This is a predicted structure of a 480-nucleotide part of an RNA (small-subunit ribosomal RNA, 3' major domain) from Oncorhynchus masou ishikawae. Model confidence (mean pLDDT): 81 of 100.
[in-house]
Context: one part of a larger RNA
RNA sequence: UGACGGGGGCCCGCACAAGCGGUGGAUGAUGUGGAUUAAUUCGAUGCAACGCGAAAAACCUUACCUACCCUUGACAUGCCACUAACGAAGCAGAGAUGCAUUAGGUGCUCGAAAGAGAAAGUGGACACAGGUGCUGCAUGGCUGUCGUCAGCUCGUGUCGUGAGGUGUCAGGUUAAGUCCUAUAACGAGCGCAACCCCUGUUGUUAGUUGCCAGCGAGUCAAGUCGGGAACUCUAACAAGACUGCCAGUGCAAACUGUGAGGAAGGUGGGGAUGACGUCAAAUCAUCACGGCCCUUACGCCUUGGGCUACACACGUGCUACAAUGGCCGGUACAGAGAGCAGCCACUGGGCGACCAGGAGCGAAUCUAUAAAACCGGUCACAGUUCGGAUCGGAGUCUGCAACUCGACUCCGUGAAGCUGGAAUCGCUAGUAAUCGGAUAUCAGCCAUGAUCCGGUGAAUACGUUCCCGGGCCUUGUACA
Numbered sequence: 001u002g003a004c005g006g007g008g009g010c011c012c013g014c015a016c017a018a019g020c021g022g023u024g025g026a027u028g029a030u031g032u033g034g035a036u037u038a039a040u041u042c043g044a045u046g047c048a049a050c051g052c053g054a055a056a057a058a059c060c061u062u063a064c065c066u067a068c069c070c071u072u073g074a075c076a077u078g079c080c081a082c083u084a085a086c087g088a089a090g091c092a093g094a095g096a097u098g099c100a101u102u103a104g105g106u107g108c109u110c111g112a113a114a115g116a117g118a119a120a121g122u123g124g125a126c127a128c129a130g131g132u133g134c135u136g137c138a139u140g141g142c143u144g145u146c147g148u149c150a151g152c153u154c155g156u157g158u159c160g161u162g163a164g165g166u167g168u169c170a171g172g173u174u175a176a177g178u179c180c181u182a183u184a185a186c187g188a189g190c191g192c193a194a195c196c197c198c199u200g201u202u203g204u205u206a207g208u209u210g211c212c213a214g215c216g217a218g219u220c221a222a223g224u225c226g227g228g229a230a231c232u233c234u235a236a237c238a239a240g241a242c243u244g245c246c247a248g249u250g251c252a253a254a255c256u257g258u259g260a261g262g263a264a265g266g267u268g269g270g271g272a273u274g275a276c277g278u279c280a281a282a283u284c285a286u287c288a289c290g291g292c293c294c295u296u297a298c299g300c301c302u303u304g305g306g307c308u309a310c311a312c313a314c315g316u317g318c319u320a321c322a323a324u325g326g327c328c329g330g331u332a333c334a335g336a337g338a339g340c341a342g343c344c345a346c347u348g349g350g351c352g353a354c355c356a357g358g359a360g361c362g363a364a365u366c367u368a369u370a371a372a373a374c375c376g377g378u379c380a381c382a383g384u385u386c387g388g389a390u391c392g393g394a395g396u397c398u399g400c401a402a403c404u405c406g407a408c409u410c411c412g413u414g415a416a417g418c419u420g421g422a423a424u425c426g427c428u429a430g431u432a433a434u435c436g437g438a439u440a441u442c443a444g445c446c447a448u449g450a451u452c453c454g455g456u457g458a459a460u461a462c463g464u465u466c467c468c469g470g471g472c473c474u475u476g477u478a479c480a
Stems, first nucleotide, its partner, number of pairs: 001480002003477003007474007015464002019427005026319001029316005034310001042053002064305002067302001070299001073128001077127002079124005086104001090099003108117003130294002133292003139288002141283001143281001144279001146277001151190006157166003170181003196271004201239007211228002215226003242265001245259001246257004321420001325379006338367002342361002346357004386417001391412007433456007
């Protein structure tokens, strides 16, 4: 100087407390461990691995296993020879591929032509290719974490023999090393804040595909039409919030207020943004790269299988156990995003998944019933009109192909489960809880996942003694 302390002081955080809802019990989903296997590819392992890499494992993907092939190779550059390229039909085989074998086709640039060249293909010899093989403890890059915590440093000066100190401490204050006062310090940098984006208010400009107050037309109805530019909205610019004003306290910074004004008040709400560093943290399987290793194989092609297996254990989410509910009928209100090998109105068929026709839309123009909610009816506390696993049958769709191993529909079946031990998690407001919608990936989908979007919409916080994590000062130390 640090680190540590079941030392002290001050302070903060859904850290506790106060509340609300869960997990832990059940079924099934998914990831992991284990055990199994020819293979169950690899990685991630306290917080910070475990719905993680994977925003889609039937083939492909695919790296694993089995079997069958290839050896200048699936891919790149260079050399030589031949041929323009391209290209249909047959047989064998699981296919890769092998055999047989050619119908056709003659192009581009230079050149009068012969010919030469480019591009592409076939064959050959070697340089080489190739490796998701090893090492993340050789590395770059990217990432997690402490932590959006308030810290981490430098120049000059000064103190100390020196390591170092000071500044950065003290008194206040703040979300903040934020600011003020004091001061052997005076300044500065990276962080904080602000600048950026979204959202909340208003104005100006602009009105199409959006809007419709007033005027007219029109309809069962409907901005449907003429028209309008008010309103909503769209999207560009501008205004607005600064403790600016008032009162109190204070030297000041600042704090307090049912203060005024205001759409908004003291960081308005949210996002992006992550200092010096820590964990030899993660990743050689995104990529790149040093070294090592393989080179008729640890490379490459193909078929089938596996990654989906199952006594069990754990994590994360789904659905429930019901009456604040289930079922039936009726009625209403979003936002955001997507769409041409696409979204699909409407009509007809089918109980339905869907099928057959078929308008519109590359979209503020066309496409998609929001659901909880509300109104009415029924069920009366039961393993039930709760719950939906499992199984049987019949189908639909995607796709060469749904056996291993897809989703969905209909009929039947109707398991566990009556609110969950010890323990444990999230959340402070448009939040929790609850309800549906959309998208990426994608032929299809094992999505109950992920990421967004809106609808309805709470309770509680006395307080900081205690648990956990963190910051500053101080103290002890046989630790570095």